[in-house]
RNA sequence: CGAGUGCAUCGGGUGGUCGCUCCGGUCCACGACCGGAGAGGAAAGUCCGGACUCCAUAUGGCAGGGUGCUGGAUAACGCCCAGGAGGGGCGACCCUACGGCAAGUGCAACAGAGAGUAGACCGCCCUGGCUCGCGAGGGCCAGAGUAAGGGUGAAACGGUGGUGUAAGAGACCACCAGCUUCGAUGGCGACAUCGGAGGCUAGGUAAACCCCACCCGGAGCAAGACCUAAUAAGGGGACAAUGAGGCGGCCCGUCUCGUCCUCGGGUUGGUCGCACGAGGUGUCAGGUAACUGGCAUCCCAGAUAGAUGACCACCAUCCCUUCGGGGAGACAGAAUCCGGCUUAGAGAUGCACUCGGGCU
RNA sequence: GCCGAGGUAGCUCAGUCGGUAGAGCAGCGGACUGAAAAUCCGCGUGUCCCCAGUUCGAUUCUGGGCCUCGGCACCA
Numbered sequence: 001c002g003a004g005u006g007c008a009u010c011g012g013g014u015g016g017u018c019g020c021u022c023c024g025g026u027c028c029a030c031g032a033c034c035g036g037a038g039a040g041g042a043a044a045g046u047c048c049g050g051a052c053u054c055c056a057u058a059u060g061g062c063a064g065g066g067u068g069c070u071g072g073a074u075a076a077c078g079c080c081c082a083g084g085a086g087g088g089g090c091g092a093c094c095c096u097a098c099g100g101c102a103a104g105u106g107c108a109a110c111a112g113a114g115a116g117u118a119g120a121c122c123g124c125c126c127u128g129g130c131u132c133g134c135g136a137g138g139g140c141c142a143g144a145g146u147a148a149g150g151g152u153g154a155a156a157c158g159g160u161g162g163u164g165u166a167a168g169a170g171a172c173c174a175c176c177a178g179c180u181u182c183g184a185u186g187g188c189g190a191c192a193u194c195g196g197a198g199g200c201u202a203g204g205u206a207a208a209c210c211c212c213a214c215c216c217g218g219a220g221c222a223a224g225a226c227c228u229a230a231u232a233a234g235g236g237g238a239c240a241a242u243g244a245g246g247c248g249g250c251c252c253g254u255c256u257c258g259u260c261c262u263c264g265g266g267u268u269g270g271u272c273g274c275a276c277g278a279g280g281u282g283u284c285a286g287g288u289a290a291c292u293g294g295c296a297u298c299c300c301a302g303a304u305a306g307a308u309g310a311c312c313a314c315c316a317u318c319c320c321u322u323c324g325g326g327g328a329g330a331c332a333g334a335a336u337c338c339g340g341c342u343u344a345g346a347g348a349u350g351c352a353c354u355c356g357g358g359c360u
Numbered sequence: 361g362c363c364g365a366g367g368u369a370g371c372u373c374a375g376u377c378g379g380u381a382g383a384g385c386a387g388c389g390g391a392c393u394g395a396a397a398a399u400c401c402g403c404g405u406g407u408c409c410c411c412a413g414u415u416c417g418a419u420u421c422u423g424g425g426c427c428u429c430g431g432c433a434c435c436a
């Protein structure tokens, strides 16, 4: 210098004019003036997990759903951290839905002889018969053997070499790969290393049913509480104590006594929930880390048709330039609040590291 | 804001233990007719919304995204 990896941060700044929302103060008070505050890393998707509220409790059984290597961390999680195993990259490093098909059941189109304790289509070998040939031998038919070779397929029942055989075959042997099981050592553990035994091989699919382990009650701030206004506690239907509802599946249990559906009627108001929180920043300590604790300090949007905007000047960054100047700045915007994930996204910066080239 | 359903031919919709996707209407061609309608015969075709993954193989199973539609205020 080029290419790249990981982690983290920012995502313009200052001033002025006009305008909007909220809070505080003052006044001659249905307003005016002054002062202060006013979007994000994703506010998004609503995909997970909690807080909070109501359903009596949030307990039991069945069903249903979710998660799935090990350990940790947390309010909780499917997130995160560390490790193991497998895979990728020269490397820094990255990726993994990673329990169980030697529990059971199912599935595998087309092709192919055969698709699962499989299979003789071609081939190989043997026997018998017929036939061709002087002969060596060849051809056809029938029967038996054979999974070493060919061919089909995504996938064809360990690999290599040898013994053996008519030809062959874990039929037998050696080595290798892999499996089951036992033991030792290290580790909390997943697992790793070593040694012994077994049987010669167990195919794929669980993001197929299922089995195993663990977790999960439901609804959601339009939850819910209070004040206030208005109308007709009206019509029809269903079921009614062996019932209906809370309870969105059932059983059990418990509470209430009419409940549910539908047609019609009234209001379109206010206050709370609702902005001090698993809060931010700094520092110290523990821990490899995620994270946790102590101390100090700060208060940091709160609308209800929904404020957070527009313009100008200067500076900074980048691009073009005829050096006068001209242009660009993404994705996107709170709505009960937090912890994550995912998706969208111009550009800028810092730290650590890897590979290649050059120079000293 | 919160909750739910769906996306398949031009339109309306089917499609289940994953194996190469159909029906009706519409359209096109032919027959019938002087010509048309009706009727009869025949025909076409699709990014199964998009991107990844699982699998030999995905409309179907899993994850993510895009779009469309529906429901939810209070009182009596």
Stems, first nucleotide, its partner, number of pairs: 001356010012315007020038008040331001044342002047340005052220004060251003064216005069083004084098001085096004099211002104209002106205002121150002123146002126143007158176006177201001179198008224272004234263006243257004265435003279298008317328004361432007370385004379416001387403005409425005
Description
Predicted 3D model of RNase P RNA and transfer RNA as a complex of 436 nucleotides. It holds a member of the Rfam family "Bacterial RNase P class A".